[in-house]
RNA sequence: ACGCGCGCUCCGGGGUCGGUGAAAAUCCGAACCGGCGGUUACAGUCCGCGACCCGGUCGACGCCCCGCAUCACGUGGAGCGACGGCCGGCUGAACCGGUGGAAUUCCGGUACCGACGGUCAAAGUCCGGAUGGGAGGUGGCGCGC
Repeated sequence: ACGCGCGCUCCGGGGUCGGUGAAAAUCCGAACCGGCGGUUACAGUCCGCGACCCGGUCGACGCCCCGCAUCACGUGGAGCGACGGCCGGCUGAACCGGUGGAAUUCCGGUACCGACGGUCAAAGUCCGGAUGGGAGGUGGCGCGC
């Protein structure tokens, strides 16, 4: 250096001005933002991962029902719920030109995308689940080699 394990710590940005209106940070015009790993070279749009949502399975827990047994303690099974592990599903959007050995990543131009619930009116930007979860990053310890 590499492999495995353990625990620590860190880990998301952005609504301003004007218009309409009874009402909009949600509509309209202009504005603003871009998680993580990878890549011949720097990526919201390439290849993957994560968050939301759905399903399967296993686990322990709670609730409830049924059978057997009993004075009582029990014992076997079905269902439901939220939680945790693992697996799976779902999961948006970019082109042209230039430079170069190499770039859908840089430069120039023009585009496009953004979970769910809430809201006097439709949300990437407000509020909420979330003091949550999390890919992953840094450094530490142990074992193996």
Molecule: FMN riboswitch aptamer (RFN element)
Organism: Embleya scabrispora